[in-house]
RNA sequence: GGGCCCGUGGUCUAGCGGUUAUGACACCUCGCUUACACCGAGUUGAUCGUGGGUUCGAUUCCCACCGGGCCCACCA
Numbered sequence: 001g002g003g004c005c006c007g008u009g010g011u012c013u014a015g016c017g018g019u020u021a022u023g024a025c026a027c028c029u030c031g032c033u034u035a036c037a038c039c040g041a042g043u044u045g046a047u048c049g050u051g052g053g054u055u056c057g058a059u060u061c062c063c064a065c066c067g068g069g070c071c072c073a074c075c076a
Base pairs, nucleotide, nucleotide: 001072002071003070004069005068006067007066010025011024012023018056028042029041030040031039049065050064051063052062053061
C1' cells in the first nucleotide's frame, strides 16, 4: 500500500429501510430473610464509532474518515 470482517446502554448481544432499537448480565428500588445470598417483581440507562450523501423516511443503503481484528503485498 491492497482486500475482507467488526464498531448498538456499564458488559455481551438481536435487529438490517418505516410506527416504542431486542434480550441477557450488572447497577438501583421493592418483596422474601433476624441478616446476607439465592429467588421473584419493577425502574433507570444507547440521538446505533464520526462526518457527509441517497430517500418522504437511515441503526439498516452509498462515500470518506477514526478505532479494532484477519489475510496479502512491498523491502531499495
Molecule: transfer RNA
Organism: Candidatus Poseidoniales archaeon